[in-house]
RNA sequence: CUUCUAAAAGGGCUAACCUAUCGAAAGGUAGGGGCGCAAAACCAUGGGUCUGUAGCUGAUUGCCUGGACAAGCAGUAUGAUUGCCAGGUUGCUUUG
Numbered sequence: 001c002u003u004c005u006a007a008a009a010g011g012g013c014u015a016a017c018c019u020a021u022c023g024a025a026a027g028g029u030a031g032g033g034g035c036g037c038a039a040a041a042c043c044a045u046g047g048g049u050c051u052g053u054a055g056c057u058g059a060u061u062g063c064c065u066g067g068a069c070a071a072g073c074a075g076u077a078u079g080a081u082u083g084c085c086a087g088g089u090u091g092c093u094u095u096g
Stems, first nucleotide, its partner, number of pairs: 005096003012037002017032006035083001041089003045086003048081003054078001055076004060071003
């Protein structure tokens, strides 16, 4: 100096839940809260998971018979999640 392991101190982040707010939803943000976390710091790149307003696709019905429009239904990430996993970048601390 590097790696691993155990413990301590100071600090950091913060799940569920509650309140407010934004969003169609998943979910985000702020405050309270505290289950946990040494990368629970940063990056949606790959996989997984969640959601389905608009858009797109499909068939149905109505109008109508030219094709478009409307309605609900089903499917679909361009949405969300890094506190689901992998990958990339960076990184605090004392003792044994």
Molecule: c-di-GMP-I riboswitch aptamer
Organism: Thermincola sp.